[in-house]
RNA sequence: GCUGGCGUAGCUCACUUGGUAGAGCAGCGGACUUGUAAUCAGCAGGCAGCGGGUUCGAUUCCCGCCGCCAGCU
Numbered sequence: 001g002c003u004g005g006c007g008u009a010g011c012u013c014a015c016u017u018g019g020u021a022g023a024g025c026a027g028c029g030g031a032c033u034u035g036u037a038a039u040c041a042g043c044a045g046g047c048a049g050c051g052g053g054u055u056c057g058a059u060u061c062c063c064g065c066c067g068c069c070a071g072c073u
Base pairs, nucleotide, nucleotide: 001072002071003070004069005068006067007066010025011024012023013022019056027043028042030040031039049065050064051063052062053061
């Protein structure tokens, strides 16, 4: 320098023939328990790396940039 993949909640990851984002763990308080843990039900938490384009509408398609990983030279 070139090619490909990835970047979504604190962490690990879903969700894509475009229709407005969810799970597990962690956190918070509640029930249960003598108490803790476990268990049960619940709450909060992200506008989807950044910017632009297409569209009535973009996490999803296109372009540029940034970061990480792998391969090639």
Source information:
A computed fold for a 73-nucleotide RNA from a Polyangia bacterium, annotated as transfer RNA. Its Rfam family is "tRNA". From the family's description: Transfer RNA (tRNA) molecules are approximately 80 nucleotides in length. Its family is annotated with triplet codon-amino acid adaptor activity in the Gene Ontology. Rfam classes the family as a transfer RNA. Its mean pLDDT, the model's own confidence on a scale to 100, is 81.